[in-house]
RNA backbone atom coordinates (compact mmCIF):
# COMPACT_ATOMS: atom_id res chain seq x y z
P N A 1 -1.25 3.83 3.49
O5' N A 1 -0.86 2.83 2.27
C5' N A 1 -0.70 3.36 1.00
C4' N A 1 -0.69 2.24 0.00
C3' N A 1 -1.94 1.36 0.00
O3' N A 1 -3.01 1.92 -0.72
C1' N A 1 0.00 0.00 0.00
P N A 2 -4.51 1.56 -0.31
O5' N A 2 -4.70 0.06 -0.79
C5' N A 2 -4.67 -0.25 -2.18
C4' N A 2 -4.86 -1.75 -2.38
C3' N A 2 -6.08 -2.35 -1.71
O3' N A 2 -7.27 -2.14 -2.45
C1' N A 2 -4.20 -3.70 -1.24
P N A 3 -8.69 -2.02 -1.70
O5' N A 3 -8.94 -3.51 -1.19
C5' N A 3 -9.12 -4.56 -2.12
C4' N A 3 -9.21 -5.90 -1.42
C3' N A 3 -10.26 -5.99 -0.32
O3' N A 3 -11.59 -6.15 -0.83
C1' N A 3 -8.27 -6.95 0.45
P N A 4 -12.81 -5.57 0.03
O5' N A 4 -12.91 -6.59 1.26
C5' N A 4 -13.21 -7.95 1.03
C4' N A 4 -13.02 -8.77 2.27
C3' N A 4 -13.81 -8.35 3.51
O3' N A 4 -15.17 -8.75 3.46
C1' N A 4 -11.59 -8.83 4.13
P N A 5 -16.27 -7.90 4.23
O5' N A 5 -16.00 -8.32 5.75
C5' N A 5 -16.17 -9.65 6.18
C4' N A 5 -15.72 -9.85 7.60
C3' N A 5 -16.35 -8.93 8.62
O3' N A 5 -17.66 -9.36 9.03
C1' N A 5 -14.03 -9.00 8.99
P N A 6 -18.74 -8.26 9.42
O5' N A 6 -18.25 -7.74 10.84
C5' N A 6 -18.16 -8.63 11.95
C4' N A 6 -17.37 -8.02 13.07
C3' N A 6 -17.93 -6.74 13.67
O3' N A 6 -19.00 -7.00 14.59
C1' N A 6 -15.62 -6.50 13.35
P N A 7 -20.10 -5.85 14.80
O5' N A 7 -19.34 -4.78 15.69
C5' N A 7 -18.73 -5.14 16.93
C4' N A 7 -18.10 -3.94 17.60
C3' N A 7 -19.07 -2.84 17.96
O3' N A 7 -18.74 -2.27 19.23
C1' N A 7 -17.41 -1.98 16.54
P N A 8 -19.42 -2.81 20.54
O5' N A 8 -20.98 -2.59 20.27
C5' N A 8 -21.54 -1.27 20.22
C4' N A 8 -22.99 -1.32 20.56
C3' N A 8 -23.34 -1.92 21.92
O3' N A 8 -23.20 -0.99 22.96
C1' N A 8 -24.74 -2.83 20.25
P N A 9 -22.31 -1.38 24.21
O5' N A 9 -23.23 -1.15 25.48
C5' N A 9 -23.53 0.19 25.91
C4' N A 9 -23.94 0.19 27.36
C3' N A 9 -22.96 -0.49 28.30
O3' N A 9 -22.91 0.21 29.53
C1' N A 9 -25.06 -1.53 28.47
P N A 10 -21.68 1.20 29.80
O5' N A 10 -20.65 0.19 30.50
C5' N A 10 -19.37 0.68 30.95
C4' N A 10 -18.64 -0.46 31.64
C3' N A 10 -18.56 -1.74 30.85
O3' N A 10 -17.46 -1.75 29.96
C1' N A 10 -19.39 -2.21 33.01
P N A 11 -17.56 -2.43 28.48
O5' N A 11 -17.53 -3.98 28.82
C5' N A 11 -16.36 -4.59 29.35
C4' N A 11 -16.59 -6.06 29.57
C3' N A 11 -17.15 -6.83 28.39
O3' N A 11 -16.17 -7.19 27.43
C1' N A 11 -18.35 -7.40 30.33
P N A 12 -16.60 -7.36 25.89
O5' N A 12 -17.51 -8.67 25.88
C5' N A 12 -16.93 -9.93 26.12
C4' N A 12 -17.98 -11.01 26.13
C3' N A 12 -18.83 -11.14 24.89
O3' N A 12 -18.19 -11.81 23.82
C1' N A 12 -20.19 -11.30 26.81
P N A 13 -18.50 -11.36 22.30
O5' N A 13 -20.09 -11.53 22.18
C5' N A 13 -20.67 -12.82 22.11
C4' N A 13 -22.18 -12.75 22.18
C3' N A 13 -22.85 -12.05 21.01
O3' N A 13 -23.05 -12.93 19.92
C1' N A 13 -23.74 -11.23 23.03
P N A 14 -23.44 -12.36 18.44
O5' N A 14 -25.04 -12.31 18.50
C5' N A 14 -25.77 -13.52 18.55
C4' N A 14 -27.24 -13.27 18.69
C3' N A 14 -27.91 -12.53 17.54
O3' N A 14 -28.18 -13.39 16.46
C1' N A 14 -28.72 -11.74 19.62
P N A 15 -28.17 -12.81 14.95
O5' N A 15 -29.34 -11.72 14.98
C5' N A 15 -30.71 -12.11 15.06
C4' N A 15 -31.57 -10.90 15.32
C3' N A 15 -31.58 -9.89 14.18
O3' N A 15 -32.61 -10.17 13.28
C1' N A 15 -31.21 -8.81 16.26
P N A 16 -32.38 -10.21 11.69
O5' N A 16 -31.83 -8.73 11.39
C5' N A 16 -32.64 -7.75 10.81
C4' N A 16 -31.90 -7.09 9.66
C3' N A 16 -31.83 -7.93 8.38
O3' N A 16 -32.16 -7.14 7.24
C1' N A 16 -29.65 -7.31 9.14
P N A 17 -33.51 -7.08 6.63
O5' N A 17 -33.69 -5.51 6.91
C5' N A 17 -34.96 -4.96 6.82
C4' N A 17 -35.07 -3.88 7.85
C3' N A 17 -36.49 -3.64 8.32
O3' N A 17 -36.47 -3.25 9.68
C1' N A 17 -35.66 -1.71 7.29
P N A 18 -37.39 -4.13 10.66
O5' N A 18 -38.45 -3.11 11.25
C5' N A 18 -37.99 -2.01 12.06
C4' N A 18 -39.20 -1.24 12.61
C3' N A 18 -40.25 -2.10 13.28
O3' N A 18 -40.90 -1.30 14.25
C1' N A 18 -41.19 -1.06 11.40
P N A 19 -40.72 -1.62 15.77
O5' N A 19 -39.52 -0.63 16.04
C5' N A 19 -38.31 -0.41 15.91
C4' N A 19 -37.78 0.19 17.16
C3' N A 19 -38.55 -0.09 18.48
O3' N A 19 -37.75 -0.56 19.49
C1' N A 19 -38.36 2.26 18.11
P N A 20 -37.11 -0.16 20.64
O5' N A 20 -36.33 -1.51 21.01
C5' N A 20 -36.40 -2.63 20.12
C4' N A 20 -35.25 -3.55 20.46
C3' N A 20 -35.03 -3.77 21.94
O3' N A 20 -35.91 -4.77 22.42
C1' N A 20 -32.96 -3.38 20.86
P N A 21 -35.89 -5.27 23.89
O5' N A 21 -35.31 -6.72 23.62
C5' N A 21 -34.86 -7.54 24.68
C4' N A 21 -34.98 -8.99 24.30
C3' N A 21 -34.39 -9.94 25.32
O3' N A 21 -35.29 -10.18 26.38
C1' N A 21 -33.61 -10.50 23.18
P N A 22 -34.78 -10.02 27.90
O5' N A 22 -33.66 -11.18 27.99
C5' N A 22 -34.03 -12.53 27.73
C4' N A 22 -32.78 -13.38 27.59
C3' N A 22 -31.78 -13.26 28.71
O3' N A 22 -32.16 -14.02 29.86
C1' N A 22 -30.64 -13.13 26.66
P N A 23 -31.70 -13.51 31.31
O5' N A 23 -30.14 -13.90 31.36
C5' N A 23 -29.75 -15.26 31.19
C4' N A 23 -28.26 -15.38 31.12
C3' N A 23 -27.51 -14.71 32.26
O3' N A 23 -27.49 -15.48 33.45
C1' N A 23 -26.50 -14.15 30.21
P N A 24 -27.52 -14.73 34.85
O5' N A 24 -26.05 -14.11 34.96
C5' N A 24 -24.92 -14.95 34.96
C4' N A 24 -23.63 -14.15 34.90
C3' N A 24 -23.49 -13.06 35.98
O3' N A 24 -23.10 -13.58 37.26
C1' N A 24 -22.85 -12.20 33.88
P N A 25 -23.69 -12.83 38.53
O5' N A 25 -23.03 -11.38 38.46
C5' N A 25 -21.63 -11.21 38.61
C4' N A 25 -21.22 -9.79 38.33
C3' N A 25 -21.86 -8.71 39.20
O3' N A 25 -21.25 -8.61 40.47
C1' N A 25 -21.93 -8.03 36.95
P N A 26 -22.14 -8.10 41.69
O5' N A 26 -22.43 -6.58 41.35
C5' N A 26 -21.38 -5.63 41.29
C4' N A 26 -21.91 -4.24 40.99
C3' N A 26 -23.02 -3.75 41.90
O3' N A 26 -22.54 -3.26 43.14
C1' N A 26 -23.59 -3.28 39.66
P N A 27 -23.42 -3.52 44.43
O5' N A 27 -24.73 -2.66 44.17
C5' N A 27 -24.66 -1.23 44.12
C4' N A 27 -26.00 -0.64 43.79
C3' N A 27 -27.18 -1.11 44.63
O3' N A 27 -27.24 -0.45 45.89
C1' N A 27 -27.79 -1.18 42.37
P N A 28 -27.86 -1.27 47.15
O5' N A 28 -29.43 -1.32 46.82
C5' N A 28 -30.19 -0.13 46.78
C4' N A 28 -31.62 -0.40 46.38
C3' N A 28 -32.34 -1.46 47.21
O3' N A 28 -32.79 -0.98 48.46
C1' N A 28 -32.74 -1.84 44.93
P N A 29 -32.91 -2.00 49.69
O5' N A 29 -34.16 -2.91 49.32
C5' N A 29 -35.46 -2.34 49.21
C4' N A 29 -36.45 -3.34 48.67
C3' N A 29 -36.64 -4.61 49.47
O3' N A 29 -37.50 -4.42 50.59
C1' N A 29 -36.42 -5.15 47.19
P N A 30 -37.38 -5.37 51.86
O5' N A 30 -37.91 -6.79 51.35
C5' N A 30 -39.26 -6.95 50.98
C4' N A 30 -39.53 -8.38 50.51
C3' N A 30 -39.14 -9.46 51.48
O3' N A 30 -40.16 -9.69 52.47
C1' N A 30 -38.33 -10.01 49.33
P N A 31 -39.72 -10.00 53.94
O5' N A 31 -38.98 -11.41 53.83
C5' N A 31 -39.70 -12.58 53.44
C4' N A 31 -38.75 -13.73 53.19
C3' N A 31 -37.83 -14.08 54.35
O3' N A 31 -38.47 -14.93 55.30
C1' N A 31 -36.58 -13.94 52.35
P N A 32 -38.42 -14.54 56.82
O5' N A 32 -36.89 -14.76 57.21
C5' N A 32 -36.32 -16.06 57.16
C4' N A 32 -34.86 -16.01 57.52
C3' N A 32 -34.51 -15.22 58.78
O3' N A 32 -34.71 -16.00 59.95
C1' N A 32 -33.04 -14.61 57.01
P N A 33 -35.43 -15.34 61.19
O5' N A 33 -34.36 -14.30 61.74
C5' N A 33 -34.74 -13.24 62.64
C4' N A 33 -33.51 -12.62 63.22
C3' N A 33 -32.46 -12.23 62.21
O3' N A 33 -32.70 -10.93 61.70
C1' N A 33 -31.47 -13.48 63.93
P N A 34 -32.47 -10.61 60.13
O5' N A 34 -30.89 -10.65 60.01
C5' N A 34 -30.08 -9.70 60.69
C4' N A 34 -28.62 -9.95 60.43
C3' N A 34 -28.25 -10.18 58.98
O3' N A 34 -28.15 -8.97 58.25
C1' N A 34 -27.18 -11.80 60.33
P N A 35 -28.20 -9.00 56.64
O5' N A 35 -26.85 -9.75 56.27
C5' N A 35 -26.74 -10.47 55.07
C4' N A 35 -25.58 -11.44 55.16
C3' N A 35 -25.43 -12.36 53.96
O3' N A 35 -24.74 -11.73 52.91
C1' N A 35 -25.33 -13.63 55.95
P N A 36 -25.36 -11.82 51.44
O5' N A 36 -25.04 -13.32 51.00
C5' N A 36 -23.71 -13.80 50.96
C4' N A 36 -23.69 -15.30 50.84
C3' N A 36 -24.54 -15.88 49.73
O3' N A 36 -23.87 -15.86 48.49
C1' N A 36 -24.98 -17.04 51.73
P N A 37 -24.71 -15.54 47.16
O5' N A 37 -25.71 -16.77 47.00
C5' N A 37 -25.21 -18.07 46.74
C4' N A 37 -26.30 -19.09 46.88
C3' N A 37 -27.55 -18.86 46.06
O3' N A 37 -27.42 -19.30 44.72
C1' N A 37 -28.18 -19.31 48.27
P N A 38 -28.10 -18.50 43.52
O5' N A 38 -29.66 -18.60 43.82
C5' N A 38 -30.33 -19.86 43.75
C4' N A 38 -31.75 -19.72 44.24
C3' N A 38 -32.59 -18.68 43.56
O3' N A 38 -33.13 -19.14 42.33
C1' N A 38 -32.84 -18.45 45.88
P N A 39 -33.28 -18.13 41.07
O5' N A 39 -34.54 -17.26 41.50
C5' N A 39 -35.82 -17.87 41.68
C4' N A 39 -36.83 -16.89 42.25
C3' N A 39 -36.94 -15.57 41.51
O3' N A 39 -37.75 -15.65 40.35
C1' N A 39 -36.78 -15.15 43.82
P N A 40 -37.44 -14.69 39.09
O5' N A 40 -37.95 -13.26 39.60
C5' N A 40 -39.32 -13.07 39.89
C4' N A 40 -39.56 -11.70 40.48
C3' N A 40 -39.03 -10.53 39.66
O3' N A 40 -39.88 -10.19 38.57
C1' N A 40 -38.43 -10.24 41.92
P N A 41 -39.26 -9.50 37.28
O5' N A 41 -38.86 -8.04 37.75
C5' N A 41 -39.85 -7.15 38.22
C4' N A 41 -39.23 -5.90 38.79
C3' N A 41 -38.32 -5.13 37.85
O3' N A 41 -39.04 -4.31 36.95
C1' N A 41 -37.30 -5.32 39.98
P N A 42 -38.45 -4.04 35.48
O5' N A 42 -37.14 -3.17 35.79
C5' N A 42 -37.26 -1.88 36.40
C4' N A 42 -35.88 -1.34 36.72
C3' N A 42 -34.92 -1.26 35.55
O3' N A 42 -35.17 -0.11 34.77
C1' N A 42 -33.82 -2.15 37.44
P N A 43 -35.34 -0.27 33.15
O5' N A 43 -33.91 0.19 32.65
C5' N A 43 -33.39 1.48 33.05
C4' N A 43 -31.93 1.54 32.77
C3' N A 43 -31.54 1.45 31.29
O3' N A 43 -31.66 2.72 30.67
C1' N A 43 -30.17 0.03 32.58
P N A 44 -32.22 2.82 29.19
O5' N A 44 -30.94 2.53 28.28
C5' N A 44 -29.75 3.32 28.42
C4' N A 44 -28.76 2.96 27.34
C3' N A 44 -29.19 3.37 25.93
O3' N A 44 -28.77 4.70 25.69
C1' N A 44 -28.36 1.14 25.95
P N A 45 -29.85 5.84 25.26
O5' N A 45 -30.18 5.59 23.75
C5' N A 45 -29.15 5.45 22.82
C4' N A 45 -29.16 6.67 21.89
C3' N A 45 -28.06 6.64 20.84
O3' N A 45 -28.46 5.86 19.72
C1' N A 45 -28.17 8.78 21.89
P N A 46 -27.43 5.23 18.69
O5' N A 46 -27.03 3.89 19.43
C5' N A 46 -25.70 3.68 19.95
C4' N A 46 -25.26 2.27 19.67
C3' N A 46 -24.73 2.02 18.26
O3' N A 46 -23.59 1.19 18.34
C1' N A 46 -26.55 0.57 18.71
P N A 47 -22.51 1.21 17.19
O5' N A 47 -21.57 2.42 17.57
C5' N A 47 -21.03 2.57 18.89
C4' N A 47 -19.97 3.61 18.88
C3' N A 47 -20.28 4.84 18.06
O3' N A 47 -21.06 5.79 18.78
C1' N A 47 -18.14 4.04 17.50
P N A 48 -22.16 6.68 17.99
O5' N A 48 -21.26 7.75 17.21
C5' N A 48 -20.47 8.67 17.93
C4' N A 48 -19.72 9.57 16.97
C3' N A 48 -20.56 10.22 15.88
O3' N A 48 -21.25 11.37 16.33
C1' N A 48 -18.63 9.30 14.93
P N A 49 -22.67 11.76 15.65
O5' N A 49 -22.27 12.30 14.21
C5' N A 49 -21.50 13.48 14.07
C4' N A 49 -21.14 13.74 12.63
C3' N A 49 -22.30 13.73 11.64
O3' N A 49 -23.06 14.93 11.64
C1' N A 49 -20.54 12.47 10.76
P N A 50 -24.63 14.86 11.26
O5' N A 50 -24.65 14.48 9.70
C5' N A 50 -24.34 15.45 8.73
C4' N A 50 -24.13 14.82 7.36
C3' N A 50 -25.35 14.22 6.68
O3' N A 50 -26.21 15.19 6.10
C1' N A 50 -23.52 12.75 6.47
P N A 51 -27.77 14.84 5.90
O5' N A 51 -27.78 13.72 4.76
C5' N A 51 -27.37 14.05 3.44
C4' N A 51 -27.35 12.81 2.57
C3' N A 51 -28.68 12.11 2.35
O3' N A 51 -29.48 12.76 1.35
C1' N A 51 -27.02 10.50 2.83
P N A 52 -31.06 12.68 1.41
O5' N A 52 -31.35 11.14 1.09
C5' N A 52 -31.08 10.61 -0.21
C4' N A 52 -31.46 9.15 -0.26
C3' N A 52 -32.88 8.83 0.17
O3' N A 52 -33.80 9.04 -0.89
C1' N A 52 -31.37 7.31 1.20
P N A 53 -35.19 9.85 -0.59
O5' N A 53 -35.98 8.83 0.37
C5' N A 53 -36.38 7.57 -0.09
C4' N A 53 -36.88 6.73 1.04
C3' N A 53 -37.93 7.38 1.93
O3' N A 53 -39.23 7.34 1.35
C1' N A 53 -36.33 6.28 3.27
P N A 54 -40.16 8.68 1.38
O5' N A 54 -40.56 8.72 2.94
C5' N A 54 -41.21 9.88 3.45
C4' N A 54 -41.75 9.58 4.84
C3' N A 54 -40.77 8.92 5.78
O3' N A 54 -39.94 9.87 6.42
C1' N A 54 -42.78 7.71 5.81
P N A 55 -38.39 9.57 6.50
O5' N A 55 -38.36 8.35 7.52
C5' N A 55 -38.76 8.52 8.88
C4' N A 55 -38.83 7.18 9.59
C3' N A 55 -37.54 6.37 9.61
O3' N A 55 -36.68 6.79 10.65
C1' N A 55 -39.35 4.98 9.02
P N A 56 -35.10 6.80 10.34
O5' N A 56 -34.68 5.27 10.19
C5' N A 56 -34.91 4.36 11.27
C4' N A 56 -33.70 3.46 11.45
C3' N A 56 -32.43 4.19 11.84
O3' N A 56 -31.61 3.35 12.63
C1' N A 56 -32.11 3.16 9.76
P N A 57 -31.80 3.33 14.20
O5' N A 57 -30.62 2.36 14.70
C5' N A 57 -29.26 2.80 14.65
C4' N A 57 -28.33 1.61 14.55
C3' N A 57 -28.30 0.93 13.19
O3' N A 57 -27.36 1.55 12.33
C1' N A 57 -28.58 -0.69 14.91
P N A 58 -27.71 1.71 10.74
O5' N A 58 -28.01 0.24 10.22
C5' N A 58 -27.00 -0.76 10.24
C4' N A 58 -27.57 -2.10 9.85
C3' N A 58 -28.09 -2.17 8.42
O3' N A 58 -27.73 -3.42 7.81
C1' N A 58 -29.84 -2.68 9.92
P N A 59 -26.54 -3.47 6.74
O5' N A 59 -27.08 -2.56 5.54
C5' N A 59 -27.85 -3.15 4.48
C4' N A 59 -28.12 -2.11 3.42
C3' N A 59 -26.97 -1.17 3.10
O3' N A 59 -26.05 -1.76 2.19
C1' N A 59 -28.94 0.08 3.35
P N A 60 -24.50 -1.41 2.23
O5' N A 60 -24.46 0.07 1.62
C5' N A 60 -24.81 0.30 0.26
C4' N A 60 -24.67 1.78 -0.08
C3' N A 60 -23.37 2.43 0.34
O3' N A 60 -22.31 2.17 -0.54
C1' N A 60 -25.18 3.80 0.97
P N A 61 -20.80 2.11 -0.01
O5' N A 61 -20.47 3.65 0.24
C5' N A 61 -20.45 4.57 -0.84
C4' N A 61 -20.17 5.97 -0.36
C3' N A 61 -18.97 6.12 0.56
O3' N A 61 -17.73 6.12 -0.14
C1' N A 61 -20.80 7.33 1.44
P N A 62 -16.40 5.58 0.59
O5' N A 62 -16.10 6.74 1.63
C5' N A 62 -15.95 8.08 1.17
C4' N A 62 -15.80 9.03 2.33
C3' N A 62 -14.80 8.60 3.40
O3' N A 62 -13.46 8.86 3.01
C1' N A 62 -16.78 9.35 4.42
P N A 63 -12.26 8.18 3.81
O5' N A 63 -12.28 9.04 5.15
C5' N A 63 -11.68 8.55 6.30
C4' N A 63 -12.14 9.34 7.51
C3' N A 63 -11.66 8.73 8.82
O3' N A 63 -10.35 9.21 9.11
C1' N A 63 -13.99 9.07 8.95
P N A 64 -9.20 8.11 9.30
O5' N A 64 -9.44 7.69 10.82
C5' N A 64 -9.62 8.69 11.82
C4' N A 64 -10.19 8.09 13.08
C3' N A 64 -9.60 6.76 13.50
O3' N A 64 -8.34 6.90 14.13
C1' N A 64 -11.94 6.66 13.67
P N A 65 -7.23 5.77 13.88
O5' N A 65 -7.74 4.58 14.79
C5' N A 65 -7.91 4.77 16.20
C4' N A 65 -8.66 3.61 16.81
C3' N A 65 -8.10 2.22 16.51
O3' N A 65 -6.98 1.90 17.30
C1' N A 65 -10.45 2.21 16.26
P N A 66 -5.92 0.87 16.74
O5' N A 66 -6.62 -0.56 16.87
C5' N A 66 -6.97 -1.06 18.14
C4' N A 66 -7.77 -2.33 18.02
C3' N A 66 -7.14 -3.44 17.18
O3' N A 66 -6.14 -4.17 17.87
C1' N A 66 -9.41 -3.19 16.61
P N A 67 -4.98 -4.86 17.03
O5' N A 67 -5.69 -6.07 16.29
C5' N A 67 -6.27 -7.13 17.04
C4' N A 67 -6.99 -8.10 16.13
C3' N A 67 -6.18 -8.65 14.97
O3' N A 67 -5.28 -9.67 15.33
C1' N A 67 -8.31 -8.02 14.21
P N A 68 -3.94 -9.94 14.46
O5' N A 68 -4.49 -10.62 13.14
C5' N A 68 -5.13 -11.88 13.19
C4' N A 68 -5.72 -12.25 11.85
C3' N A 68 -4.76 -12.25 10.67
O3' N A 68 -3.96 -13.43 10.63
C1' N A 68 -6.75 -11.16 10.05
P N A 69 -2.49 -13.37 9.91
O5' N A 69 -2.82 -13.32 8.35
C5' N A 69 -3.46 -14.40 7.70
C4' N A 69 -3.85 -14.04 6.28
C3' N A 69 -2.72 -13.56 5.39
O3' N A 69 -1.93 -14.62 4.87
C1' N A 69 -4.58 -12.13 5.15
P N A 70 -0.40 -14.36 4.49
O5' N A 70 -0.48 -13.43 3.20
C5' N A 70 -1.03 -13.94 1.98
C4' N A 70 -1.09 -12.84 0.93
C3' N A 70 0.22 -12.14 0.64
O3' N A 70 1.07 -12.88 -0.22
C1' N A 70 -1.51 -10.54 0.87
P N A 71 2.63 -12.70 -0.18
O5' N A 71 2.87 -11.26 -0.80
C5' N A 71 2.61 -11.01 -2.18
C4' N A 71 2.80 -9.55 -2.51
C3' N A 71 4.14 -8.95 -2.15
O3' N A 71 5.15 -9.25 -3.08
C1' N A 71 2.42 -7.50 -1.46
P N A 72 6.67 -9.31 -2.65
O5' N A 72 7.03 -7.77 -2.44
C5' N A 72 7.08 -6.89 -3.56
C4' N A 72 7.30 -5.46 -3.11
C3' N A 72 8.52 -5.23 -2.23
O3' N A 72 9.71 -5.13 -2.99
C1' N A 72 6.66 -4.15 -1.29
P N A 73 11.10 -5.54 -2.32
O5' N A 73 11.35 -4.37 -1.28
C5' N A 73 11.58 -3.04 -1.73
C4' N A 73 11.65 -2.09 -0.57
C3' N A 73 12.68 -2.44 0.51
O3' N A 73 13.98 -2.06 0.15
C1' N A 73 10.63 -1.85 1.52
P N A 74 15.20 -2.90 0.62
O5' N A 74 15.25 -2.60 2.18
C5' N A 74 15.56 -1.30 2.67
C4' N A 74 15.30 -1.24 4.15
C3' N A 74 16.05 -2.26 5.00
O3' N A 74 17.36 -1.85 5.27
C1' N A 74 13.77 -2.20 5.63
RNA sequence: GGCGGCGUAGCCAAGUGGUAAGGCGCGGGCCUGCAAAGCCCUGAUCCCCGGUUCGAAUCCGGGCGCCGCCUCCA